[in-house]
RNA sequence: UUUCGACAAUGGCAAACCCAGCGAAAGCUGGAGACGCAAAGCUACGGGUCUAACGUCCGUCCGACUAUGAUCGCCGAGCCGCCGAA
Numbered sequence: 001u002u003u004c005g006a007c008a009a010u011g012g013c014a015a016a017c018c019c020a021g022c023g024a025a026a027g028c029u030g031g032a033g034a035c036g037c038a039a040a041g042c043u044a045c046g047g048g049u050c051u052a053a054c055g056u057c058c059g060u061c062c063g064a065c066u067a068u069g070a071u072c073g074c075c076g077a078g079c080c081g082c083c084g085a086a
């Protein structure tokens, strides 16, 4: 240095539920709370998944399609990073 990851050390993050706010929704933010996480740090770049406001189709309704929305705690990729037993 690379790979790897302890019943190690120092610290870190925080699922669900609940409360408040934002949003059309998916979801997000804050509080509270810990299911888990060695990248559960960052980037929506590729794939996946979720939503469907606007728009399109439909004579209307219903309904269908649609990402420019969301997710990095779905997978891959890129960038950066703490510790060191075997």
Stems, first nucleotide, its partner, number of pairs: 004084002012037002018031005035073001041079003045076003048071003055065003